[in-house]
RNA sequence: UACUGAUAAUGGCAAACUUAUUGAAAAAUAAGGACGCAAAGCUAUGGGUCUAAAGGUUCAUUACGAACAAUGAUUGCCAAGCUGUCAAA
Numbered sequence: 001u002a003c004u005g006a007u008a009a010u011g012g013c014a015a016a017c018u019u020a021u022u023g024a025a026a027a028a029u030a031a032g033g034a035c036g037c038a039a040a041g042c043u044a045u046g047g048g049u050c051u052a053a054a055g056g057u058u059c060a061u062u063a064c065g066a067a068c069a070a071u072g073a074u075u076g077c078c079a080a081g082c083u084g085u086c087a088a089a
Base pairs, nucleotide, nucleotide: 004087005086012037013036017032018031019030020029021028022027035076041082042081043080045079046078047077048074049073050072056068057067058066059065
């Protein structure tokens, strides 16, 4: 240095839920709170999943709809890339 990850050490992050705010929504941010996480650090690059307001296409019509579809979201869904703490076997 690389691989690897323990009844090691220093620590770190923070699920669900609650409150407030933003958003059409998915969801995000902040505070509280800890289910868990050796990258649960960063990047939406490839897939998957979620949402469908505006706009577009098709269908429908006593209704204000239905379907398709991200330019939206998700990194704590899986990969990929970059960076990082410690060191037992």
About this RNA
This is a predicted structure of an 89-nucleotide RNA (c-di-GMP-I riboswitch aptamer) from Paenibacillus agricola. The coordinates come from a structure-prediction model, not an experiment, and the mean pLDDT is 85. The model forms 81% of the base pairs in the Rfam consensus.